Purine riboswitch aptamer from Paenisporosarcina cavernae, 102 nucleotides, folded computationally. It matches the Rfam family "Purine riboswitch aptamer". A reference for the family is Reining et al. (2013), "Three-state mechanism couples ligand and temperature sensing in riboswitches", Nature. Rfam links the family to the GO term purine nucleobase biosynthetic process. The source organism's lineage runs through Bacteria, Bacillati, Bacillota, Bacilli and Paenisporosarcina. The sequence is in RNAcentral, with records from Rfam.

[in-house]
RNA sequence: AAUUAGAUAGAACGAUGCCCUCAUAUAUGUCCGAUAAUACGGUUCGGAUGUCUCUACCAAGUUGCCGGAAAUAACUUGACUAUGAAGGCGGAAAAGUCGCGU
Numbered sequence: 001a002a003u004u005a006g007a008u009a010g011a012a013c014g015a016u017g018c019c020c021u022c023a024u025a026u027a028u029g030u031c032c033g034a035u036a037a038u039a040c041g042g043u044u045c046g047g048a049u050g051u052c053u054c055u056a057c058c059a060a061g062u063u064g065c066c067g068g069a070a071a072u073a074a075c076u077u078g079a080c081u082a083u084g085a086a087g088g089c090g091g092a093a094a095a096g097u098c099g100c101g102u
Base pairs, nucleotide, nucleotide: 007102008101010098011097017089018088019087021085022084023083024082025081026056029049030048031047032046033045034044041066042065050057058078059077060076061075062074063073064072
């Protein structure tokens, strides 16, 4: 120095979980009933529908429109929830693998 055998630090693999991004659902939508206001106003409830789907279904603002009546319209920005996936964080074990060094 090499080989063989055994023991062994440890490393790798590594679940639940967390973060972020993307995808799907749903358009934080639509319809109906009741209720409230009236150009300094345009509210507040209930139900239905919408998803291989639980939950949620609102908020802020802008611009119209309504000549005093019962009706609002369009747009901008913002998530939550369910499921899947890539990346990151973290790291419980069992079996197995490797086995620096000794």